[in-house]
RNA sequence: GGGACCGUAGUCUAGUGGUUAUGACGCUGCCCUUACAAGGCAGAGGUCCGGGGUUCGAAUCCCCGCGGUCCCA
Numbered sequence: 001g002g003g004a005c006c007g008u009a010g011u012c013u014a015g016u017g018g019u020u021a022u023g024a025c026g027c028u029g030c031c032c033u034u035a036c037a038a039g040g041c042a043g044a045g046g047u048c049c050g051g052g053g054u055u056c057g058a059a060u061c062c063c064c065g066c067g068g069u070c071c072c073a
Stems, first nucleotide, its partner, number of pairs: 001072007010025003018056001027043005049065005
């Protein structure tokens, strides 16, 4: 330098055009326990990498940029 794939909560992850963006771990509160762990219930936490475009409607499709992984040179 060329190509492929990927970027969603603190971490990992589902979602492939339409209602409130999914789940697990973690975090907070309560219950349980003499206490801790485990367990149960509830809750907080997301500019969906950035910008532009298409569309009635975009996390999702297109373009540019940024970052990561892999392959080729």
A computed fold for a 73-nucleotide RNA from Nanobdella aerobiophila, annotated as transfer RNA. The sequence was found in a public genome assembly. Its Rfam family is "tRNA".